[in-house]
RNA sequence: GGACAGGUAUCGAAGUGGUUAUAACGGCCCUGACUCGAAAUCAGGUGUACAGCAAUGUACCGAGGGUUCGAAUCCCUCCCUGUCCG
Numbered sequence: 001g002g003a004c005a006g007g008u009a010u011c012g013a014a015g016u017g018g019u020u021a022u023a024a025c026g027g028c029c030c031u032g033a034c035u036c037g038a039a040a041u042c043a044g045g046u047g048u049a050c051a052g053c054a055a056u057g058u059a060c061c062g063a064g065g066g067u068u069c070g071a072a073u074c075c076c077u078c079c080c081u082g083u084c085c086g
Base pairs, nucleotide, nucleotide: 001085002084003083004082005081006080007079010027011026012025018069029045030044031043032042033041047060048059049058050057051056062078063077064076065075066074
């Protein structure tokens, strides 16, 4: 330099045009049950930022732009990670 795969919450990861991402599901974490106590198991809860006294609201799918009534999903440019080729 070329080709391909990927970037979604604290971590992994599903979602590939249609209500609002109730950000599913799992891990971590918190609370409870069980136990003499713990582990395991079971039940519930749990993203971040900003605004607000609170209730709550808005925004966020690597970054920016485009298409569309509607974009995490399609298109363009760039950044980052991995694999292969030279």
Description:
The RNA shown here (transfer RNA) has 86 nucleotides and comes from a Clostridia bacterium. It matches the Rfam family "tRNA". Rfam classes the family as a transfer RNA. Lineage of the source: Bacteria > Bacillati > Bacillota > Clostridia. The sequence was found in a public genome assembly. The coordinates come from a structure-prediction model, not an experiment, and the mean pLDDT is 82.